[in-house]
Context: one part of a larger RNA
RNA sequence: UUGGGCGUAAAGCGUCUGUAGGUGUAUUUUCAAGUCCGCCAUCAAAUCCCAGGGCUCAAACCUGGACAGGCGGUGGAAACUACCAAGCUGGAGUACGGUAGGGGCAGAGGGAAUUUUCGGUGGAGCGGUGAAAUGCAUUGAGAUCGGAAAGAACACCAAUGGCGAAAGCACUCUGCUGGGCCGACACUGACACUGAGAGACUAAAUAUAGGGGAGCAAAUGGGAUUAGAUACCCCAGUAGUUCUAGCCGUAAACGAUGGAUACUAAGUGUUGUGCGUAUCGACCCACGCAGUGCUGUAGCUAACGCAUUAAGUAUCCCGCCUGGGGAGUACGUUUGCAAGAAUGAAACUC
Numbered sequence: 001u002u003g004g005g006c007g008u009a010a011a012g013c014g015u016c017u018g019u020a021g022g023u024g025u026a027u028u029u030u031c032a033a034g035u036c037c038g039c040c041a042u043c044a045a046a047u048c049c050c051a052g053g054g055c056u057c058a059a060a061c062c063u064g065g066a067c068a069g070g071c072g073g074u075g076g077a078a079a080c081u082a083c084c085a086a087g088c089u090g091g092a093g094u095a096c097g098g099u100a101g102g103g104g105c106a107g108a109g110g111g112a113a114u115u116u117u118c119g120g121u122g123g124a125g126c127g128g129u130g131a132a133a134u135g136c137a138u139u140g141a142g143a144u145c146g147g148a149a150a151g152a153a154c155a156c157c158a159a160u161g162g163c164g165a166a167a168g169c170a171c172u173c174u175g176c177u178g179g180g181c182c183g184a185c186a187c188u189g190a191c192a193c194u195g196a197g198a199g200a201c202u203a204a205a206u207a208u209a210g211g212g213g214a215g216c217a218a219a220u221g222g223g224a225u226u227a228g229a230u231a232c233c234c235c236a237g238u239a240g241u242u243c244u245a246g247c248c249g250u251a252a253a254c255g256a257u258g259g260a261u262a263c264u265a266a267g268u269g270u271u272g273u274g275c276g277u278a279u280c281g282a283c284c285c286a287c288g289c290a291g292u293g294c295u296g297u298a299g300c301u302a303a304c305g306c307a308u309u310a311a312g313u314a315u316c317c318c319g320c321c322u323g324g325g326g327a328g329u330a331c332g333u334u335u336g337c338a339a340g341a342a343u344g345a346a347a348c349u350c
Stems, first nucleotide, its partner, number of pairs: 003322004007304002012318001014201004021194003027086002033081002035077006042070002049065005091191001092188003096183004103177007110154001114150008125136002162169002208245004215241002220236004258317006266295009276285001299306002323350003332343004
């Protein structure tokens, strides 16, 4: 609970597609469902309200009247909403010409580094720390040179930069493929916005099956530190990290800010693109559209701050909140191999 809110106080679903529903630009016409006006009938009496009356007054009582509102019928109005019909192009989309990009999937190739291994040189330490020790090493370590193998990640460029709905995406090349932006205006003619349910995607970690396993590294072992040290430091090291297939469906999934549209001072960077000017040409300069940053006026805000990428001014649709704890718990249901996830109370207490 017809209220007020949701950046940080409780509160924006992790993100998108989309069904029902809600809402919807501008012109002319039809109709009269909503809407507005008139009339009729009805909504028992008592009660409430108003005027009057009689009990000495009051309450109570008696008489009369009315407001407001509902439902139904009937006759009108036609501005708005809905409906019917026709047309328009600004919203939206298609086609055309360009263009930027770590957008996605698949395949192929590359170099640096690391580790291991083989061979050469060489001969006593190496490694590690606050200091050490465990550890490695005369069965030749560490160092250095050459050969080989493996797996994972791609220095510089690199940016306040780019792309993607979000999660996310970066060595190079090739193939397939999605979306965006700009410019001209050719075409369709409101085809739009949002979106309960529903569906799709979704980091890391966990779990399943089969590969792979260089480095790193939960667990674990050892050495230290310490009163203790199930830690921080050191030496090792298994799951895992990687690939394929399926599962899970959660994050401080954050801009802690839902989506769409319109309007509202400026200044200054940067990305893409266009036009004008200029030029031999590239620059420079001015203007426009689409992104992405910083500063800042009005306005807003409890303040911090936000400020044309709004947290300003408005409209539409969805989600969510309603004191702290109990508790994101119990029970039930759905879902999952499991771990769990989703939905989600109450008693009691302050």